[in-house]
RNA sequence: UUCAUUUAAAGGCAAACUUAUCGAAAGGUAAGGACGCAAAGCUGAGGACCUAAGGUUGAAAGACUAUGGUAGCCGGUUGCCGCA
Numbered sequence: 001u002u003c004a005u006u007u008a009a010a011g012g013c014a015a016a017c018u019u020a021u022c023g024a025a026a027g028g029u030a031a032g033g034a035c036g037c038a039a040a041g042c043u044g045a046g047g048a049c050c051u052a053a054g055g056u057u058g059a060a061a062g063a064c065u066a067u068g069g070u071a072g073c074c075g076g077u078u079g080c081c082g083c084a
C1' cells in the first nucleotide's frame, strides 16, 4: 500500500406513514418522521420491475406498446473514518 473480517468515535443517508405540491398513472419534489443502510453516493443507451396518457388492435370488455418511472433488486462506476 492492497484485499477480507470484526469494531470505536465523529459525521452522513432516511423506509412505512402524514401534510403540501407536480403527474393520466407509476412515481417525483419539499417538510415532518426513522424501518433500516458502509456506498441507502452517482448511473435508467445492461438485465429486472412498475405504470399505459398517447398509439396499435378489438363490436365491446380487454390485449400489446415507453417516448414515463424505480438506484432501498442485480449490474456498472467513484469513494470517507478506522482498533486489532
Base pairs, nucleotide, nucleotide: 005084012037013036017032018031019030020029021028022027035072041077042076043075046074047073048070049069050068054065055064056063057062